[in-house]
RNA sequence: AAUAAGGGUGUUGUUUCAACUCAUAUAUUUUUGGAGAUAGGUCCAAAAGUUUCUACCGGAUGACCAAAAUCGUCUGACUAUGAGGGGUGUAUUUCCCUUU
Numbered sequence: 001a002a003u004a005a006g007g008g009u010g011u012u013g014u015u016u017c018a019a020c021u022c023a024u025a026u027a028u029u030u031u032u033g034g035a036g037a038u039a040g041g042u043c044c045a046a047a048a049g050u051u052u053c054u055a056c057c058g059g060a061u062g063a064c065c066a067a068a069a070u071c072g073u074c075u076g077a078c079u080a081u082g083a084g085g086g087g088u089g090u091a092u093u094u095c096c097c098u099u100u
Base pairs, nucleotide, nucleotide: 004099005098006097007096008095010093012091013090014089016087017086020084021083022082023081024080025079026055029048030047031046032045033044034043035042040065041064049056057076058075059074060073061072062071063070
């Protein structure tokens, strides 16, 4: 110096996929009907809401009501889509090491 193989390291492209973060949708919301409790304030069904599938509840707390009706506040998600993000596989290539 060359050939081939192996290992390590970084670069770039690409594939695939968890956690996590962000954004959009939706306000975990609204309406209607039926039933039920009052030692309670619940249950069932339907509809609306999303360029949207699903979901439409839990907990805490404060008020209010009295045979028929609930209301406020705080806090906690899921789902759909997109972006980020990182891991994995693969290819490429830089450098280094070992062997030939």